Description: The RNA shown here (Bacterial large signal recognition particle RNA) has 269 nucleotides and comes from an Oscillospiraceae bacterium.

RNA sequence: UCACACUAACCGGGGACAUAGCGGAGCCUUGUACCUGCAAUCCGCUACAGCAGGGGCUAAUUCCCGUUUUGAGGAAAGCUCAGAUCAGGUCUGCAGCGCAUAUUUUCCGUGUUGAGAUGCGAGUCUUGCGCAAUCGUCACUCCCGAACCAUGUCAGGUGGGGAACCAAGCAGCAUUAAGGGUUGACCGGCGAUGUGCCGCAAGGGCGCUUGUGUUGAGCGGUGUAUGCGAAAUGCGCUGAUAGGGGCUUUUCGACAUUCGGGUGUGUGA
Numbered sequence: 001u002c003a004c005a006c007u008a009a010c011c012g013g014g015g016a017c018a019u020a021g022c023g024g025a026g027c028c029u030u031g032u033a034c035c036u037g038c039a040a041u042c043c044g045c046u047a048c049a050g051c052a053g054g055g056g057c058u059a060a061u062u063c064c065c066g067u068u069u070u071g072a073g074g075a076a077a078g079c080u081c082a083g084a085u086c087a088g089g090u091c092u093g094c095a096g097c098g099c100a101u102a103u104u105u106u107c108c109g110u111g112u113u114g115a116g117a118u119g120c121g122a123g124u125c126u127u128g129c130g131c132a133a134u135c136g137u138c139a140c141u142c143c144c145g146a147a148c149c150a151u152g153u154c155a156g157g158u159g160g161g162g163a164a165c166c167a168a169g170c171a172g173c174a175u176u177a178a179g180g181g182u183u184g185a186c187c188g189g190c191g192a193u194g195u196g197c198c199g200c201a202a203g204g205g206c207g208c209u210u211g212u213g214u215u216g217a218g219c220g221g222u223g224u225a226u227g228c229g230a231a232a233u234g235c236g237c238u239g240a241u242a243g244g245g246g247c248u249u250u251u252c253g254a255c256a257u258u259c260g261g262g263u264g265u266g267u268g269a
Base pairs, nucleotide, nucleotide: 001269002268003267004266005265006264010056011055012030013029014028015027020046021045022044023043024042034054035053036052037051038050063262064261065260066259069256073252074251075250076249077248078247079246080245081244084241085240086239087238088237091236092232093235094234097229098228099227100226101225102224103223107221108220109219110218116215117214118213119212120211121210122209123208124207125203126202127201128200129199130198131196132195133193134192135191136190137189138188140184142181143180144179150175151174152173153172158167159166160165
C1' cells in the first nucleotide's frame, strides 16, 4: 500500500416551557431523517445524564473536533404605534345644553299704517251675592177617589100625628177629605249643581291677553364671537389591564457553507 472480516461512531438537530439537572413525551421550528415497547394523573436517567429489544451502514467527500460565513425559528429587555376593555368631570379640551353680552362678521321676519319703554284701565285668578239654566220637591191645575162611621139632594120604605104635615135616613145621583196619579204650561216657595260668551262688590296679581295716553326707532329669530354655568364619559385627555404590529439590543440557534485537524482491531498478500 492492497484485499477480506470486525468494532467505535452514525442512522437527525434546535428553541421555549418544565426540571436541581439531563433526556424522552406534548408544542414550535428546521427539512427527510431505521423499526418495536414504555410515558404528562408523567417516564427514564445522573455529567459517558432516556431505558429495553431488534436492524442497517462504516473507518470516510459519509464519523468526530475546531474554525469562517450565512442565519429559519424561539426567548428576554427597551423604545414605539394603532386598536380592545375598564376607570376617571378633583382633566372643562371638543361636540352638545342653558344664560348673558356684542354683532357695520351673516341671513330672515317685523316696524313711522308706530318697534321698544312707560303710566292708567279691563280681562284671565280667588271669595261673596244676584240672575239665568237644569234637576228634585211643595203648592197649584186636571183626573181618580168613602158599603156605614163625609156633605147636599134623598125615590121607595120607616117613625110620629085625627089630618095638614114633621123627623131621621138606605140605595142612586152630585160634591169633597185623607190619599193617589202614564196629569199640566206659565207663574210661585224651598233645596241642589262637574251648569253659564251673564251682572254686582271685594281681594289678588304684574305672568299672559287687550284698550287707551305719552315718548319715538328699533325689536324678534338664526348664525358667529366672547364670557359664565350646569350636565355628561360621545370624542379627546389621563391612568390601568391583557394581547397585537414595528424597530433596536442581548441571548440560544436548525439548515447550508469555508478552511484545518483527528479516527481503532484481526488475518492474508
Taxonomically the source falls in Oscillospiraceae (Bacteria, Bacillota, Clostridia, Eubacteriales). The coordinates come from a structure-prediction model, not an experiment, and the mean pLDDT is 76. A source record names the gene ffs.